[in-house]
Molecule: Bacterial RNase P class A
Organism: Rhodocyclaceae bacterium
Order: sequence, then C1' cells, then structure tokens
RNA sequence: GAAGUCCGCCAGGCAGCCGCUGGACGCGUUCCGCGUCUGGAGGAAAGUCCGGGCCCCGCAGAGCAGGAUGCCGGCUAACGGCCGGGCGCCAUAAGUCCUCGGACGAAGGCGACGGAAAGUGGCACAGAAAACACACCGCCGAUGGCCUCGCAAGGGGAUCAGGCAAGGGUGAAAAGGCGCGCCCCUCGCGAGAGUGGCGGCCGGGCGCGAGUCCGGCGGGUAAGAGCCCACCGCGUUCGUGGCGACACGGACGGCACGCAAAACCCCAUCCGGGGCAAGGCCAAAUAGGGAAGCGACAGCGUGGCUCGCGCUGCUUCCGGGUAGGCUGCUAGAGCGGCGCGGCAACGCGCCGCCCAGAGGAAUGGCUGCCGGGCGGCCUUCGGGCCGCCGCACAGAACCCGGCUUAUCGGCGGGCUUCCCUU
Repeated sequence: GAAGUCCGCCAGGCAGCCGCUGGACGCGUUCCGCGUCUGGAGGAAAGUCCGGGCCCCGCAGAGCAGGAUGCCGGCUAACGGCCGGGCGCCAUAAGUCCUCGGACGAAGGCGACGGAAAGUGGCACAGAAAACACACCGCCGAUGGCCUCGCAAGGGGAUCAGGCAAGGGUGAAAAGGCGCGCCCCUCGCGAGAGUGGCGGCCGGGCGCGAGUCCGGCGGGUAAGAGCCCACCGCGUUCGUGGCGACACGGACGGCACGCAAAACCCCAUCCGGGGCAAGGCCAAAUAGGGAAGCGACAGCGUGGCUCGCGCUGCUUCCGGGUAGGCUGCUAGAGCGGCGCGGCAACGCGCCGCCCAGAGGAAUGGCUGCCGGGCGGCCUUCGGGCCGCCGCACAGAACCCGGCUUAUCGGCGGGCUUCCCUU
C1' cells in the first nucleotide's frame, strides 16, 4: 500500500426572528399573567420478543398441570443476553498447485450443540428393499433335478430348485470400511488407494529353452457371504493433559448400534398471578347510605278512634365512591474521566457531573451562511456556475439490561493474507 473481515463511534453545523413546554427567581398579585435565566427525543425513543427493578393481590409453603431453557467455563440484579473456550459445518480474498476443469487456502461466518444403547411411533415419492432388511437388471449354479454327446468314465449346455450382493438402477438416506511386498508423488481421519517403477506367488497363451505376454492376489468358495483372519473407523475401558466441554495414547470388544427429539417422550435447571389504566392521597355537584337532632307542626300508611309505630320532610355530622386534582415521576444496576484486577464480558476504587418529564400529550416554524446529496451546463480535468432537496431511519409516555427489525452518509481501530521499501 492492496484485498478480505470484524468491532466501536457520529447521526448535518452556526446565527437571527417568532412560538411550545418543565424548573428557579422576581414582579403584578389569591385563579392567573408578565419578565429574566436555564433544561427540553433516540441509537434505535419502534416491535413489545426475553429478563429485572418497583407496585398490588395471594399469607408468602408443597405438589400436579403448563411453559421456557439445554456443549463447557465465566459475567450479571437477571436473562432465551454477553464474553472466552471445545466440537461440528460453511465460506472465499490474496496466493499456491494443476490433469486447465478444478483443488487447496487465513482471519471470518453459522450451529434448537442433553438423551435415538428407556419406551411408543415415524421415514412421503421413487425403489426389490427404509430398520425383523431386500433382490428388478446382474453374477454363480458346486450339490439335486433337466437337456445333450458318449458303450462307459466323463464332457458340454440351459438355469428349475437354490445361492450371492461385486456392479447397474431408485432415493434425502441402502445397514461402516479395508486387503500380496517395497519405493516416489498425490489422495484419504484411517486401514489403505491411484498413476508409475521394482519384486513375489498362482493360473493361462506362445516358445525346445533362457524367457515373454495376458489375467489375478489375505484365507475360503461354484460364486460369494451379513463366514474366518488382520487392520482402520466405531464402541467400552484405562492412563495422561485440562476446572470442564474435550484432546492424545494404550488395552479389550468384534459390527450389534441408519436418520430425526423443531415427533411424543425421558433427564436436568428455572418460572405464583397481574401490571403505572400498577398503586397511594385529596375530593365537588347530583343521587343513594348511616347516625344524631327538630316540630308538640304537616302529609301518607296502620287503625273504628286516640296514643303509639313506620314512611315522607327539615337541620347537622359521618363514611364510600364518580368527575376533577395531586402523587407515583424521573438521582439511576445513572453519565464522564483516571487508576487497578481480568484474554474478555465485567468488577473495584477515587474524582467530577445532573442529563426531557409532557399528558390529547411540548421538543416546532421561517430565514441566511457553510456542509452534504441529486440533476443540468461549462471545464485549463484541479474544479466552477445554475437549479432542486431542508437532507437516512424514525419520535419519549414508570424505569433499566438485552434481542430483533429500520437506517442517507461519514469517521476511527483491530485481525488475517499478499505486495513494495528499509
């Protein structure tokens, strides 16, 4: 310097005029008004998905149901968040290799990443067969049977029984793989494989022969196996390292054990319900409720009548509740700086700061200059002139930590690879 990638930050600037709203002070002054000073949206204020604070209910315990989470360690008030690590998968830049088609390839990205060897169930279509494996094409057909040649021994043939699963074919998936020895290179997690070279053994052809050519290769067999042997992978177990997930190595087992738990289910951990329209306080008018009092008064009811009793009336007081008002309400898991601990998330200490609190809901409008974007014209290619756009997404409503989604443009830094210079 280039490319790739990750993280953090900013979110047009300045000025003038006119408004809106919170607070303080002052004045007029009881409501209210005026003046001065001062504060006034975000990184997402959004979605309301997750977690917590705060408040009320339950009397504060347990269980069932239900829900959430799920590799390991850490952080945190908590989390489904964050940080670091493990394992698996993906990806390409520069570059390298090359059979010129591709392969390799770092930072980085992604993972609903407990259990499928507890149980139940599932695996569409295609296919012979989809978990008790199976046989369409194909291969074999020793043995038994069949046909045929032959006097016979025996030979040949087809494939009825039967056997096999190498190859083909289906599928997202087909029941793990591998096989003489040595060497180079390449591939594969690995046993091993491929091209080439050298060699061994077996069978066959040719040759009198030395030899040469072709085919094969653990054993076994008619061919084979889901048979045997060795090994890899896998599993179990032990050891070593690590807090751990896990990694590496040894021994043993002998293929049983495909996929999916974002099927039920099992295991572990966590979760009581409702939310600021929570909740608390003050409290009209009207209506209704309760208590006390007032007529020696009025009306109605009871009753034949009187007394009495009840209702209505009037006065005062009380309590609940509505409208309305106040509060909750913004000083907090707060912000900034420095230092220390930690890889980091984060924590601790010191110093400094106060940073919206509205509530039919303020945070706005106009203008100028600079900046930016878009378009046109000119250009000496540096740029200049003119016009348009007020200029990304968006807008608090109890608060906070996250996640997710939206977002014009700009700035800074880390990591990896390569190139150049010293």